[in-house]
Context: one part of a larger RNA
Molecule: small-subunit ribosomal RNA, 5' domain
Organism: uncultured bacterium
RNA sequence: GAUGAACGCUAGCGGCAGGCUUAACACAUGCAAGUCGAGGGGUAGAAGUCUUCGGACUUUGAGACCGGCGCACGGGUGCGUAACGCGUAUGCAAUCUGCCUUUCACAGAGGGAUAGCCCAGAGAAAUUUGGAUUAAUACCUCAUAGUAUUACGACUCGGCAUCGAGAUGUAAUUAAAGUCACAACGGUGAAAGAUGAGCAUGCGUCCCAUUAGCUAGUUGGUAAGGUAACGGCUUACCAAGGCUACGAUGGGUAGGGGUCCUGAGAGGGAGAUCCCCCACACUGGUACUGAGACACGGACCAGACUCCUACGGGAGGCAGCAGUGAGGAAUAUUGGUCAAUGGGCGCAAGCCUGAACCAGCCAUGCCGCGUGCAGGAUGACGGUCCUAUGGAUUGUAAACUGCUUUUGUACGAGAAGAAACACUGAUUCGUGAAUCAGCUUGACGGUAUCGUAAGAAUAAGGAUCGGCUAACUCCGUGCCAGCAGCCGCGGUAAUACGGAGGAUCCAAGCGUUAUCC
Numbered sequence: 001g002a003u004g005a006a007c008g009c010u011a012g013c014g015g016c017a018g019g020c021u022u023a024a025c026a027c028a029u030g031c032a033a034g035u036c037g038a039g040g041g042g043u044a045g046a047a048g049u050c051u052u053c054g055g056a057c058u059u060u061g062a063g064a065c066c067g068g069c070g071c072a073c074g075g076g077u078g079c080g081u082a083a084c085g086c087g088u089a090u091g092c093a094a095u096c097u098g099c100c101u102u103u104c105a106c107a108g109a110g111g112g113a114u115a116g117c118c119c120a121g122a123g124a125a126a127u128u129u130g131g132a133u134u135a136a137u138a139c140c141u142c143a144u145a146g147u148a149u150u151a152c153g154a155c156u157c158g159g160c161a162u163c164g165a166g167a168u169g170u171a172a173u174u175a176a177a178g179u180c181a182c183a184a185c186g187g188u189g190a191a192a193g194a195u196g197a198g199c200a201u202g203c204g205u206c207c208c209a210u211u212a213g214c215u216a217g218u219u220g221g222u223a224a225g226g227u228a229a230c231g232g233c234u235u236a237c238c239a240a241g242g243c244u245a246c247g248a249u250g251g252g253u254a255g256g257g258g259u260c261c262u263g264a265g266a267g268g269g270a271g272a273u274c275c276c277c278c279a280c281a282c283u284g285g286u287a288c289u290g291a292g293a294c295a296c297g298g299a300c301c302a303g304a305c306u307c308c309u310a311c312g313g314g315a316g317g318c319a320g321c322a323g324u325g326a327g328g329a330a331u332a333u334u335g336g337u338c339a340a341u342g343g344g345c346g347c348a349a350g351c352c353u354g355a356a357c358c359a360g361c362c363a364u365g366c367c368g369c370g371u372g373c374a375g376g377a378u379g380a381c382g383g384u385c386c387u388a389u390g391g392a393u394u395g396u397a398a399a400c401u402g403c404u405u406u407u408g409u410a411c412g413a414g415a416a417g418a419a420a421c422a423c424u425g426a427u428u429c430g431u432g433a434a435u436c437a438g439c440u441u442g443a444c445g446g447u448a449u450c451g452u453a454a455g456a457a458u459a460a461g462g463a464u465c466g467g468c469u470a471a472c473u474c475c476g477u478g479c480c481a482g483c484a485g486c487c488g489c490g491g492u493a494a495u496a497c498g499g500a501g502g503a504u505c506c507a508a509g510c511g512u513u514a515u516c517c
Stems, first nucleotide, its partner, number of pairs: 001516003005513005012369006018362002020327001025325003029322003034069003039066002045060006076280003085205008095197002100193007108142004118131005148173006155166004178185002206252003213243003218240008255277004259270004282303005305316004333359001335358003341355001342353004372403004382394005409453005417444001423438007461506005466487003472501005482489002
């Protein structure tokens, strides 16, 4: 000098930040991922009309169900990991990419189910069985198709070894979906882009040699399988290799970086907040779906733990936001709003969003402001000290006089953050967009800010004073009580202990402790 700090004493305000460093310990409760009726069938219900009171018709219509997209983002944590994990620089002639953008081409004909609804059951529950019936942008079959895929053939150009690009012939294989009928939104195939991801490589990346040898899918080859893709990635066979004192192997510790602290720098230390990457989601394993996961609030299995049970069987996973217990020196509200920014779905209106934006708590930090200003000497009273009828100091300090009102209090006015989407109108080109004008929307918040009024009114402490180190005297104590960072003080005149007066340094803080330079 610095800190995500803690502790002691003290404390007026504001702005901006930060806030479980320990038990990746266990979690009550609420919320944190839904959305689409312009994909589908359609119900309870509501309103209205008619009624022979049985009901019928019209309009509308949740919840649940099938289907689509999303749930792989966003948010949390740092257990593991010494590794192509990260950083940096390259490569993929060894790769994939939903939504988005551009271009080309297309969408013909059929079919069988199933949830829901209805009926009948089982079970304490979670849940679940059978029957009948029904729809779709769900599923299936056929047709059509190429710059797609596969096989075979021949041509041109190029390169980086395997090879790549282009044009071409034959054969085979694989597509599609409608809603609404005005528009609009969608569907399928192919090519390119963008974005995102995967893989490989050079270099860099902590400590221990009181760790010296390690390795059988091990190292390489052939073949096959597998993958989006290369590869011992996996398997069979063959060979006997591969790494290592330039530190293999083993052990310990640890997420990495941008950055941050310190320092003149070189270095040394750290990896909180914010950003990028990685890993993880009670512990271990596995795959399914999907463009993307081996998936925090999905599935299955095993384990530990907790809970319910009618003992037959079931349920759960806060390292999301709040909150609870425990641990600890120590770390906050079971708050508001989707107004803005962003995300998901939707044509849209909109719905969802503990992301986000705000508010609450905490001197935890940084910065700013205030606690008055000017005059005022009988240098007052009181305190302390002394060479003591007197002086010194506290000290212009107080009283007293004048002024100001930051702040606080009261009252009044009162924002920016909002531009859009949608709707209405107009213009332009033109069959769906662009531009302009109007209109609508504020959690924070009656907040910030501004004005008016009265009134010095509402506001100072902490540590130190032997030397280092700025600041000295008296009293008490008497190697006692005690102090102390080091040297060291204290045994009767202690500037070092305790108190007082005075002084010094910082100041809404001041000291102590811990850690780093």